[in-house]
RNA sequence: CCUCGCGGACAGGCAGCCGCUGGCUGGGGUGGCAACACUUCGGCGGGAGGAAAGUCCGGUCUCCAUAGGGCAACAUGCCGGCUAACGGCCGGGGGGGCUCGCUCAAAGCGGGUUUUACGGAAAGUGCAACAGAAAAUGAACCGCUAACCUCGCAAGAGGCAGUAAGGUUGAAAAGGUGCGGUAAGAGCGCACCGCGGCCGCAGUAAUGCGCGCUGGCAGUGCAAACCCCAUGCGGAGCAAGACCAAAUAGGGGAGGAGGAGCGGCCCGCUCCGUUAGAACUUCCGGGUAGGUUGCUGAUGAGUUGGCGUGAGAGCGUCAACCUAGAGGAAUGGCUGCCGCCUGUUCGCAAGGACGGGGCACAGAAACCGGCUUAUCGUUCGCGGGGUCCA
Numbered sequence: 001c002c003u004c005g006c007g008g009a010c011a012g013g014c015a016g017c018c019g020c021u022g023g024c025u026g027g028g029g030u031g032g033c034a035a036c037a038c039u040u041c042g043g044c045g046g047g048a049g050g051a052a053a054g055u056c057c058g059g060u061c062u063c064c065a066u067a068g069g070g071c072a073a074c075a076u077g078c079c080g081g082c083u084a085a086c087g088g089c090c091g092g093g094g095g096g097g098c099u100c101g102c103u104c105a106a107a108g109c110g111g112g113u114u115u116u117a118c119g120g121a122a123a124g125u126g127c128a129a130c131a132g133a134a135a136a137u138g139a140a141c142c143g144c145u146a147a148c149c150u151c152g153c154a155a156g157a158g159g160c161a162g163u164a165a166g167g168u169u170g171a172a173a174a175g176g177u178g179c180g181g182u183a184a185g186a187g188c189g190c191a192c193c194g195c196g197g198c199c200g201c202a203g204u205a206a207u208g209c210g211c212g213c214u215g216g217c218a219g220u221g222c223a224a225a226c227c228c229c230a231u232g233c234g235g236a237g238c239a240a241g242a243c244c245a246a247a248u249a250g251g252g253g254a255g256g257a258g259g260a261g262c263g264g265c266c267c268g269c270u271c272c273g274u275u276a277g278a279a280c281u282u283c284c285g286g287g288u289a290g291g292u293u294g295c296u297g298a299u300g301a302g303u304u305g306g307c308g309u310g311a312g313a314g315c316g317u318c319a320a321c322c323u324a325g326a327g328g329a330a331u332g333g334c335u336g337c338c339g340c341c342u343g344u345u346c347g348c349a350a351g352g353a354c355g356g357g358g359c360a361c362a363g364a365a366a367c368c369g370g371c372u373u374a375u376c377g378u379u380c381g382c383g384g385g386g387u388c389c390a
Stems, first nucleotide, its partner, number of pairs: 001386010012338007020047002023044009049361001053372002056370005061237004074232004078092005093118001094116009119228002124226002126222003141167002143163003148159004175193006194217001195215004199210004241293004251284005258272005300322001302321008339359004343354004
């Protein structure tokens, strides 16, 4: 210098002008029964993100339900820790990948890095495409094979039977290598390796180690198939919920003996009411329209920085600061300069000149912690590899 992997930070900058939006504050006006809202002229502060996104997980908050227990459904699943909690995070163990070293090389051992839904397959059920004889109540297609039976003078052939050493298929084939053994074979026997169990040691544990003992070694794999085991889990969500509260129509209390119609008046008639009380008056209560609150934070899982502690996630403590709140929804536009990318051109080069374009993904809606997904580029740290120079 190039390249790869992992992790972190930033998310164009500055200035001017014009807007948009929320808060506080001073004045004027309007609407409304009220609650309260709107508008206008000033002043002073505030105004998106690392993901505000998906709404996947866990909480705060609110209402409903709830004696206690169980089933179902769903989720999680090596061990230890962190946390308000989690399916999140940290550390460790086991397994896998890549790479480096030891080694002639392979195997093996060791280091680094990365990744992993990683309980149970000896409770039961199921599945294992194609190929293959056979995919699991342990498999005879080819092959190998003594005795026995049949044929044959014989060599041999066929049958009966034995056999998992060899071949063939497959992602996967019944522990591996060697020696013995056998008719041929076979953990059939033995040695070593591997595996299971017990014991010992180390570790909180997962687990690791052991030329300790023991078992010839048993049913291959799949549980992100049903299932089993363990643990967790009531439901709905800020359109939750709380408060204030018209008009009209119901409801309740009190008063009330009359009220309504037949076009104006009288008579008359009809209807409603007079124990269960009409019209009318008045009071109360609930809900609706509407309004406020919840609502954004100071008794905060708050922000920033320092210190201490821990291997880390974190925890403790001190100081400073408060940082959008909103309602279908503001956070923008223009100009100038600068930065980065890009085009043309000048120059041997370093570099310079000019012009246009671009600077991602996206975007608050009760709030918080995570996860996942999207993201032009710039930059930092750690680790691996390669090349060049000294």